[in-house]
Context: one part of a larger RNA
RNA sequence: GAGCGACUCUGACGAAAUGCUUCUUAACAUCCCGUCUUGAAACACGGACCAAGGAGUCUAACAUGUGUGCGAGUGCUCGGGGUUCACCCCCCAGCGCCUAAUUAACGUGAAGAGCUCUCUUUUGAGCUUUAGGUAGGAUAUUACUGCACUAUCGACCGACCAUUUCCCUUCGGGGUCAAGGUUUGAGUGUGAGCAUACAUGUUGGGACCCGAAAGAUGGUGAACUAUGCCUGAGCAGGGCGAAGCCAGGGGAAACUCUGGUGGAGGCCCGCAGCGGUUCUAACGUGCAAAUUGAUCGUCGGACUUGGGUAUAGGGGCGAAAGACUAAUCGAACCAUCUAGUAGCUGGUUCCUCCCGAAAUUUCCCUAAGGAUAGCUGCAACCGAACAGUAUUAUCAGGUAAAGCGAAUGAUUAGAGGCCUCAGGGGUGGAACGUCCUUGACCUAUUCUCAAACUUUAAAUGGGUAAGAACCCGGGGUCGCUUUAUUGGACCCUGCGGUCGUAUGACUGGUUGUUAGUGGGCCAAUCAGGGUAAGCUUGAUUGGCGAUGCGGGAUGCUCCGAACGUGGAGUUAAAGUGCCAAAGUAUCCGCUAACCUAGAUCCCACAAAAGGUGUUGGUUCAUCAUGACAGCAGGACGGUGGCCAUGGAAGUCGGAACCCGCUAAGGAGUGUGUAACAACUCACCUGCCGAAUGGACCAGCCCUGAAAAUGGAUGGCGCUCAAGCGGAUCACUUAUACUCCACCAACGAGGCAAAUGCGAAGCCUCGUUGAGUAGGGAGGCGCGGGGGUCGUGACAAAUCUCGUGGCGCGAGCCGGAGUGAAGCGGCCUCUGGUGCAGAUCUUGGU
Numbered sequence: 001g002a003g004c005g006a007c008u009c010u011g012a013c014g015a016a017a018u019g020c021u022u023c024u025u026a027a028c029a030u031c032c033c034g035u036c037u038u039g040a041a042a043c044a045c046g047g048a049c050c051a052a053g054g055a056g057u058c059u060a061a062c063a064u065g066u067g068u069g070c071g072a073g074u075g076c077u078c079g080g081g082g083u084u085c086a087c088c089c090c091c092c093a094g095c096g097c098c099u100a101a102u103u104a105a106c107g108u109g110a111a112g113a114g115c116u117c118u119c120u121u122u123u124g125a126g127c128u129u130u131a132g133g134u135a136g137g138a139u140a141u142u143a144c145u146g147c148a149c150u151a152u153c154g155a156c157c158g159a160c161c162a163u164u165u166c167c168c169u170u171c172g173g174g175g176u177c178a179a180g181g182u183u184u185g186a187g188u189g190u191g192a193g194c195a196u197a198c199a200u201g202u203u204g205g206g207a208c209c210c211g212a213a214a215g216a217u218g219g220u221g222a223a224c225u226a227u228g229c230c231u232g233a234g235c236a237g238g239g240c241g242a243a244g245c246c247a248g249g250g251g252a253a254a255c256u257c258u259g260g261u262g263g264a265g266g267c268c269c270g271c272a273g274c275g276g277u278u279c280u281a282a283c284g285u286g287c288a289a290a291u292u293g294a295u296c297g298u299c300g301g302a303c304u305u306g307g308g309u310a311u312a313g314g315g316g317c318g319a320a321a322g323a324c325u326a327a328u329c330g331a332a333c334c335a336u337c338u339a340g341u342a343g344c345u346g347g348u349u350c351c352u353c354c355c356g357a358a359a360u361u362u363c364c365c366u367a368a369g370g371a372u373a374g375c376u377g378c379a380a381c382c383g384a385a386c387a388g389u390a391u392u393a394u395c396a397g398g399u400a401a402a403g404c405g406a407a408u409g410a411u412u413a414g415a416g417g418c419c420u421c422a423g424g425g426g427u428g429g430a431a432c433g434u435c436c437u438u439g440a441c442c443u444a445u446u447c448u449c450a451a452a453c454u455u456u457a458a459a460u461g462g463g464u465a466a467g468a469a470c471c472c473g474g475g476g477u478c479g480c481u482u483u484a485u486u487g488g489a490c491c492c493u494g495c496g497g498u499c500g501u502a503u504g505a506c507u508g509g510u511u512g513u514u515a516g517u518g519g520g521c522c523a524a525u526c527a528g529g530g531u532a533a534g535c536u537u538g539a540u541u542g543g544c545g546a547u548g549c550g551g552g553a554u555g556c557u558c559c560g561a562a563c564g565u566g567g568a569g570u571u572a573a574a575g576u577g578c579c580a581a582a583g584u585a586u587c588c589g590c591u592a593a594c595c596u597a598g599a600u601c602c603c604a605c606a607a608a609a610g611g612u613g614u615u616g617g618u619u620c621a622u623c624a625u626g627a628c629a630g631c632a633g634g635a636c637g638g639u640g641g642c643c644a645u646g647g648a649a650g651u652c653g654g655a656a657c658c659c660g661c662u663a664a665g666g667a668g669u670g671u672g673u674a675a676c677a678a679c680u681c682a683c684c685u686g687c688c689g690a691a692u693g694g695a696c697c698a699g700c701c702c703u704g705a706a707a708a709u710g711g712a713u714g715g716c717g718c719u720c721a722a723g724c725g726g727a728u729c730a731c732u733u734a735u736a737c738u739c740c741a742c743c744a745a746c747g748a749g750g751c752a753a754a755u756g757c758g759a760a761g762c763c764u765c766g767u768u769g770a771g772u773a774g775g776g777a778g779g780c781g782c783g784g785g786g787g788u789c790g791u792g793a794c795a796a797a798u799c800u801c802g803u804g805g806c807g808c809g810a811g812c813c814g815g816a817g818u819g820a821a822g823c824g825g826c827c828u829c830u831g832g833u834g835c836a837g838a839u840c841u842u843g844g845u
Base pairs, nucleotide, nucleotide: 032047033046034045035044048845049844050843051842052841053840056348058205059204060203061202062201063200064199065198066197067196068195069194070193073097074096075095076094079091080090081089082088101108102107111130112129113128114127115126116125117124132153133152134151135150136149155188156187157185158184159183160181161180163178166175167174168173208347209346211344215337216336217335218334219333220332226311227310228309229308230307231306232305233304234303235301237269238268239267240265244261245260246259247258248257249256250255273298274297275296278294279293281292282291313329315325316324350779351778352777353776354775355774360373362371363370364369374517375516377513378512379511380510381509382508386504387503389502390501391466392465393464394463395462401456402454403453408450409449410448413445415443416442417441420440421439422438423437424436425435426434427433470497471496472494473493474492475491476490477489478488480487520544521543522542523541524540525539526538527537528536529535549560550559551558564742565741566740567739568738569737570736574732575731576730577716578715579714583729585728586727587726588725589724590723598718609703610702611701613700614699615698616697617696618695619694620693621692622691630687631686632685633684634683636660637659638658642654643653666681670679671678743769744768745767746766747765748764749763750762751761780834782831783830784829785828786827787826788825789824790823791822799817800816801815803814804813805812806811
């Protein structure tokens, strides 16, 4: 400068809208929230619905930050005064913190230099001067100066260590001067505090809210039930038939037999009563928080029962079951301590924006928890210092590999062998004679190994350097060093010198304070354990956790890729028959799979072993001197070989396996016979006329391959594929990439004359935008106090609405209706201030 867009003002159209709101239907997407968790849609727990209530508060102390007041002080207040016992103001004193430290304590107690006077000196007094040096460093136009602060060196005070001068001494010690130290202090070096308000954090308090099992103190209970005592009451009928007694018989007697009588008994059957065995009956929101029915036990006693009385909670009582002690008992009930404590469970209430973890170290009677460091946020200061990179240079290393005819250790096999040693043997009477042999041993080889072997020795990884705090020149100090102003260290200085590999960056450093975390899990690789595991333990990196999006049908962790809002274009991974967006695309091979083949990382499996299924290959043979296959002919003689046998003539068995004639024919490949016979094969030839046979290798396919609801290449289905292998084009689509617009954050740059506001502002450019626990910033809403400005009977608040608008949102402002008396904006102070959950509380449905 051009174009386009936004915004502001405005015209036309427009109320039957291309706007807004609501309802219905269809397609597509979508698993239920909260919670603990490595991991939840979970066959993990809480949750029917609605309303109201419901959880980090207050206080004290401390720490840090910020604001305000005064400042070597500051604050409060008794008392006094103005003034009355208000408020407010003034004053004295006191007290708190601060202004001096150090030491166990006694105690001691914070710079140096120069000059003059006194004095022999020591000492004392006075005057002047300046608060140390170096490096970095704000301010200022420059120069000089160099603040705070940081690093370093020095000085001073106290403590400590080791020396030392003088004086006093009761010889124990005390006082004192000087010069030191690589020791030490929460010190000094011209002060910074005190008070108050707010925020955050920590601790004590009920201490964010709800929740124990327990513990303690004082009482109330024996109307249930346990046991004792006192005093009362109650218990058909039948049976058995103890002792004693009577009568008769027998007997010498002792005594005994028979028949009666009698009515004993923790005796029997059984009613009432008391109990409660079985049906594991009925009932089981019952008749009943233990009942009903039938059946059953006992029923004159350790029986049942009324009333009274006694025993009381670590106590009673108990024919003992830890039974009973008022529907409660392995320690009753009530009140209080008490809002007991809980490292444990559950819950914990509005919005937006910015940043954003840890599941690791060390310690702990530690392992469900804390402290500590790390990781995080916030605040502040300084300001180019930087690096999860490469390059160059250089340094350390002993893992992979390699090696074992190198050391250490293990280890196979032969070969050679003098001496030596051991065993066996030959010769010999014997021999350290000789010979053979087996080992040890030696020599040169050979085979195989090592986390705790190694000469050698990577890759990756790690450290350092690549300059101004540098280089060069001049000068000075030193108790170190040197023969030596030699060296070394340090200091001063110069109109002295060129900024020293590349690349990438919104970039480095310091201080203060601080939440959460301290159960982790997965993948790849490398390691330890284990037969293995969705097993267990380490290391590195990356993920999930804390995270959505496209793909893998499905899915925390795989592949792609990380996210503000909207639009357009292009891709990734993965796909392109239909479901379902895009190829029934092109080219070349393979595969036929009735127990119905195959089909895409993680991944949802299959092996050894087989196949004359088919395809491709390697190698060795045969073959026009005619193979292989097919058809046909021959397949003989010595000889019925030898042995063995009851027999064995090619063919039960054993050894041997020759010769002749031939084109060829085994002392015989099978069938067969009691033994022969007969047939057949090997072998040879004729016809035929071109390839054939074997052993292996590996593609697809097949066998190997059996499980319980009916079933899964995701489904349908697919066969010159829509399968498997290879190649090539095109196409589909993610919140990824590119561009544009807008929002926010961060960074950079500019703007203070003239005119209202505005520096917490305005303008321009660039980059970025995920997020659990957690931090910070800015806002919305509720109750109350103060200030200020408003509103309301011409209708406030409230409530209702298929009502309009604004804001990203919490929310706000209009409209209509209802309603009938108060209500609101802004500034400020204040808080019992925001609900979906807590087996939450109360009420309702």

Large-subunit ribosomal RNA, domain II from Chrysophyceae sp., 845 nucleotides, folded computationally. It matches the Rfam family "Eukaryotic large subunit ribosomal RNA". Rfam links the family to the GO terms ribosome and structural constituent of ribosome. Clan: LSU clan. Lineage of the source: Eukaryota > Sar > Stramenopiles > Ochrophyta > Chrysophyceae.